[in-house]
Context: one part of a larger RNA
RNA sequence: UGACGGGGGCCCGCACAAGCGGUGGAGCAUGUGGUUUAAUUCGAUGCAACGCGAAGAACCUUACCUACUUUUGACAUCUAUGGGAUCUGUAAGAGAUUAUGGAGUGCCAGAAAUGGAGCCAUAAGACAGGUGCUGCAUGGCUGUCGUCAGCUCGUGUCGUGAGAUGUUGGGUUAAGUCCCGUAACGAGCGCAACCCUUGUCCUUAGUUGCCAGCACGUAAAGGUGGGGACUCCAAGGAGACUGCUGGUGAUAAGCCGGAGGAAGGUGGGGACGACGUCAAGUCAUCAUGGCCUUUAUAAGUAGGGCUACACACGUGCUACAAUGGGUAUUACAGAGGGGGGCGAAUCCGCGAGGUGGAGCUGAACUCAGAAAGGUACUCGUAGUCCGGAUUGAAGUCUGCAACUCGACUUCAUGAAGUUGGAAUCGCUAGUAAUCGCGAAUCAGAAUGUCGCGGUGAAUACGUUCCCGGGCCUUGUACA
Numbered sequence: 001u002g003a004c005g006g007g008g009g010c011c012c013g014c015a016c017a018a019g020c021g022g023u024g025g026a027g028c029a030u031g032u033g034g035u036u037u038a039a040u041u042c043g044a045u046g047c048a049a050c051g052c053g054a055a056g057a058a059c060c061u062u063a064c065c066u067a068c069u070u071u072u073g074a075c076a077u078c079u080a081u082g083g084g085a086u087c088u089g090u091a092a093g094a095g096a097u098u099a100u101g102g103a104g105u106g107c108c109a110g111a112a113a114u115g116g117a118g119c120c121a122u123a124a125g126a127c128a129g130g131u132g133c134u135g136c137a138u139g140g141c142u143g144u145c146g147u148c149a150g151c152u153c154g155u156g157u158c159g160u161g162a163g164a165u166g167u168u169g170g171g172u173u174a175a176g177u178c179c180c181g182u183a184a185c186g187a188g189c190g191c192a193a194c195c196c197u198u199g200u201c202c203u204u205a206g207u208u209g210c211c212a213g214c215a216c217g218u219a220a221a222g223g224u225g226g227g228g229a230c231u232c233c234a235a236g237g238a239g240a241c242u243g244c245u246g247g248u249g250a251u252a253a254g255c256c257g258g259a260g261g262a263a264g265g266u267g268g269g270g271a272c273g274a275c276g277u278c279a280a281g282u283c284a285u286c287a288u289g290g291c292c293u294u295u296a297u298a299a300g301u302a303g304g305g306c307u308a309c310a311c312a313c314g315u316g317c318u319a320c321a322a323u324g325g326g327u328a329u330u331a332c333a334g335a336g337g338g339g340g341g342c343g344a345a346u347c348c349g350c351g352a353g354g355u356g357g358a359g360c361u362g363a364a365c366u367c368a369g370a371a372a373g374g375u376a377c378u379c380g381u382a383g384u385c386c387g388g389a390u391u392g393a394a395g396u397c398u399g400c401a402a403c404u405c406g407a408c409u410u411c412a413u414g415a416a417g418u419u420g421g422a423a424u425c426g427c428u429a430g431u432a433a434u435c436g437c438g439a440a441u442c443a444g445a446a447u448g449u450c451g452c453g454g455u456g457a458a459u460a461c462g463u464u465c466c467c468g469g470g471c472c473u474u475g476u477a478c479a
Stems, first nucleotide, its partner, number of pairs: 001479002003476003007473007015463002019427005026318008034309002042053002064304007073127001077126002079123005086103007107116003129293002132291003138287002140282003143278001145276001150189006156165003169180003195270004200238005206232001210227002214225003241264001244258005320420001324379007336367003341360002347354002386417001391412007433455007
């Protein structure tokens, strides 16, 4: 000087408390451990691994296993020789592949010969290849403490020195934020602001959006003429700064209240992550040193596996019902996607879906009838008109192909489950809870992920305690 303390002081955080809803019990989905297996590819492992890499394993992916094959190689450059490239058939084979036919003559320069570019085949070797090892050799990227308020430097001063001071102190703040004091005076990286979005108003613009007034018109409808008022759209402005005011404070910084205001003291949300810590994670995104491999640890193909299942754990979904289930009817969103695409009306089917093909490169068409909600009826506390697992049968769709191993539909079946032990998690407001909608990936395949809106709470006395953190101080046989 740090680090640590079941030392002290001050302070903060959904850290506790006060509340609301969960997890832990059930069934299923998904990840992991374990076990099994020819293989169940690899990585991630307290917080900070476990719906994680994977924004999507039937083949492919795929790295694993088995079998069958190749050896200058699936891919790159160089040399030589030959040939158009390319398209297509037959036979054998699980296929890779092997054998053997047919069609076919291009581009540029040149009169031609020929040369060149590109492509294919053969040969030899230089070389290729490696998701092989080492993240404890590395770059890059990332997690984490933590959006915590800290981390440092120059000059000066003090100290023999390591170092100290500044950065401590008194107030204050979300903040090393600001004020005052001060052997310090300044400065840098952080904080804040500048950026995006949302909330109010104005101006401009008015189609594909809108419709107040005026006409036309309809079963109804901005449907039509027309209009720019309104909504909206999207560009530019205004607006919030403790600016005004009362109190308080040290006359300061600020704090408490008030006015005005759409918004008030950081208005809400996002992006943004200091010096560093964890030899944290990643050699399997990529790059890369070293090592290893080279008829194999490389490459191709078919099938299988990654989907196994006594069990254990994590994360979720659906429930156990009446604030509910069912049937009928009736409203109100936002944000997105769409050309190998979204696909309307119509007709067929109980339905998944099929038919059909209008319109739409989209404020125009379409996905697309949001759901919870409202209204009416029914069920009457029951393993039920709750719950839907499981299983049987019949189908639909995607796709060469749904056996291992897809999603969905209909009929039948109707399991566990009556609110969950010890323990444990999230959340402070348009939040929790609850309800649906969309997108990425994607042929198909979400209860996951990322977004979007609808309805919309309760509670916070307080900081003694648990956890984590910041500053000062103290002790130390620790560095």
A computed fold for a 479-nucleotide part of an RNA from a metagenome, annotated as small-subunit ribosomal RNA, 3' major domain. Its Rfam family is "Bacterial small subunit ribosomal RNA". Gene Ontology terms of the family: structural constituent of ribosome and ribosome. The prediction has a mean pLDDT of 85.